[in-house]
Context: one part of a larger RNA
RNA sequence: UGACGGGGGCCCGCACAAGCGGAGGAACAUGUGGUUUAAUUCGAUGAUACGCGAGGAACCUUACCCGGGCUUAAAUUGCAGCGGAAUGUAGUGGAAACAUUACAGCCUUCGGGCCGCUGUGAAGGUGCUGCAUGGUUGUCGUCAGCUCGUGCCGUGAGGUGUCGGCUUAAGUGCCAUAACGAGCGCAACCCUUAUCUAUAGUUACUAUCAGGUCAUGCUGAGGACUCUAUGGAGACUGCCGUCGUAAGAUGUGAGGAAGGUGGGGAUGACGUCAAAUCAGCACGGCCCUUACGUCCGGGGCUACACACGUGUUACAAUGGGGGGUACAGAAGGCAGCUACCUGGCGACAGGAUGCUAAUCCCAAAAACCUCUCUCAGUUCGGAUUGGAGUCUGCAACCCGACUCCAUGAAGCUGGAUUCGCUAGUAAUCGCGCAUCAGCCACGGCGCGGUGAAUACGUUCCCGGGCCUUGUACA
Numbered sequence: 001u002g003a004c005g006g007g008g009g010c011c012c013g014c015a016c017a018a019g020c021g022g023a024g025g026a027a028c029a030u031g032u033g034g035u036u037u038a039a040u041u042c043g044a045u046g047a048u049a050c051g052c053g054a055g056g057a058a059c060c061u062u063a064c065c066c067g068g069g070c071u072u073a074a075a076u077u078g079c080a081g082c083g084g085a086a087u088g089u090a091g092u093g094g095a096a097a098c099a100u101u102a103c104a105g106c107c108u109u110c111g112g113g114c115c116g117c118u119g120u121g122a123a124g125g126u127g128c129u130g131c132a133u134g135g136u137u138g139u140c141g142u143c144a145g146c147u148c149g150u151g152c153c154g155u156g157a158g159g160u161g162u163c164g165g166c167u168u169a170a171g172u173g174c175c176a177u178a179a180c181g182a183g184c185g186c187a188a189c190c191c192u193u194a195u196c197u198a199u200a201g202u203u204a205c206u207a208u209c210a211g212g213u214c215a216u217g218c219u220g221a222g223g224a225c226u227c228u229a230u231g232g233a234g235a236c237u238g239c240c241g242u243c244g245u246a247a248g249a250u251g252u253g254a255g256g257a258a259g260g261u262g263g264g265g266a267u268g269a270c271g272u273c274a275a276a277u278c279a280g281c282a283c284g285g286c287c288c289u290u291a292c293g294u295c296c297g298g299g300g301c302u303a304c305a306c307a308c309g310u311g312u313u314a315c316a317a318u319g320g321g322g323g324g325u326a327c328a329g330a331a332g333g334c335a336g337c338u339a340c341c342u343g344g345c346g347a348c349a350g351g352a353u354g355c356u357a358a359u360c361c362c363a364a365a366a367a368c369c370u371c372u373c374u375c376a377g378u379u380c381g382g383a384u385u386g387g388a389g390u391c392u393g394c395a396a397c398c399c400g401a402c403u404c405c406a407u408g409a410a411g412c413u414g415g416a417u418u419c420g421c422u423a424g425u426a427a428u429c430g431c432g433c434a435u436c437a438g439c440c441a442c443g444g445c446g447c448g449g450u451g452a453a454u455a456c457g458u459u460c461c462c463g464g465g466c467c468u469u470g471u472a473c474a
Stems, first nucleotide, its partner, number of pairs: 001474002003471003007468007015458002019421005026313008034304002042053002064299007076122009087104007106113002124288002127286003133282002135277003138273001140271001145184006151160003164175003190265004195233007205222002209220003236259001239253001240251004315414001319373006332361002336355002340351004380411001385406007427450007
């Protein structure tokens, strides 16, 4: 100087407490361990691995296993030599890759172009080392800290500044002060949302006028409103009262759409964990070179006495089922989204139309009204299994999703323990997107609808910040 203490003081955080809803029990989905296997490819492992890399494993992917091929090689390219257009069609063997046979089949400015073969130089490696590395990332932590120049103090390591008092979300500021200043962080500048305003009105809108329809901004028209998208205004403790030297704090304060950082996002200091990644990429070293490279067919990554994590669906009446009837936002759409019609109980199919989109389409559910069920393993719950189908795709056996009929398992609110959340939040309801032929999505990322309870407080648990004290630790 740090680190540590079941030392002290001050302070903060969904840290506890106060509440609401979950997990831990059940079934299923998914990841992991283990076991098994020819292979079940590899990585990630307290917090900071385990719906993680993977934003989508039937083939491909694919790195693993078995088998069959190739060896300048799948691709790119230099040189030399030889031969021929490229390529197409047909046959044979084969699981394919590939091997093989036959036929057809060049341009030229004569330099060559294009292709194949042979030789040769480069290749190739998801092989090892993240403890050789770059880059990127997690975490402490959006915590308020981490430092420097000059000066001063100390023999020196170092200290001071950065401490003290008050204050703040904040090393935020004020005062004091052997310190005076400065930098990286904080804050602000950026995006979005909430209000108003100017401009602009098409594909959006429709108050007034007119036309038209079974009906509809449907049409003329309009530039008011909504909305769209550019610019501006607005919030600063600015005003008032109280407290305070000040910074600031406070108020059923005023005004205001919004009030004290208005809400949300982006933004992550010096560093810590030899943290993670050589399999995203790059790269040093080592290793393989008729194989640890590469092509293909099939299998595996989907196994299953078991254990754990994360989820979905439930155990019901604040509910299940039938019928009726409303209201979003943000996205997406060309071999794409599809109105409408017909067939089918249905998944869907056959027609047909609009839209390269503020124009057309996908397109809500919970809620509300009404009928029924009456506490039961049930009209709860839907696993599992049998049968019949639809769709995608070369192909659904291993191993797809969906539909219909039948079947109708466990489960009656879950031990110790444990997680999330402070407001348009939790809870609950549906919708969209990426990946994608299809999909094992109940995942991820977004969007809106309905919409709570509680916070006395800081004694205690956990983590963190500052000061101080002790130390046999560095």
Molecule: small-subunit ribosomal RNA, 3' major domain
Organism: Bacteroides eggerthii